[in-house]
This record gives sequence, structure tokens and C1' cells, in this order.
RNA sequence: UGUCCCUUAGCUCAGUGGGGAGAGCGCGCGUCUGAUAUACGCGAGGUCGCUGGUUCGAGUCCGGCAGGGACAA
Repeated sequence: UGUCCCUUAGCUCAGUGGGGAGAGCGCGCGUCUGAUAUACGCGAGGUCGCUGGUUCGAGUCCGGCAGGGACAA
């Protein structure tokens, strides 16, 4: 320098046909217990990396930028 991949909750990740933003773990509360743990239930928590574009509508499609990774030179 070039090509390709990744960026979504505190962590690990799904969302792979453009229309509801989600799971597990963690955290808080409740039920249960003499008390704890387990189990079960409920809840909080997100400018979907940033920016522009397309569209009635973008996590999803397109451009640019940033960060991380792999390969080539």
C1' cells in the first nucleotide's frame, strides 16, 4: 500500500428477504427457605462505531471515515 472480514445492552453474540431491537451470562427486585444457594418469575440497561446517501421506512442497501483482525506485497 492492496484485498477480505468484524464493530448491536456491562461481557459473549443472534438478528444472513428493508417494517416488532433480542438471547445467554451479569445486575436489581420478588416467590421459595430459619438463613443462604439453587430454581422460577418480573425489571432496569441500547444515539445498532461515526458521518452522508437511497427509501414511505435502514441494525440490514450504497459511499466516506475511525478502530480491531486475517492474508498478500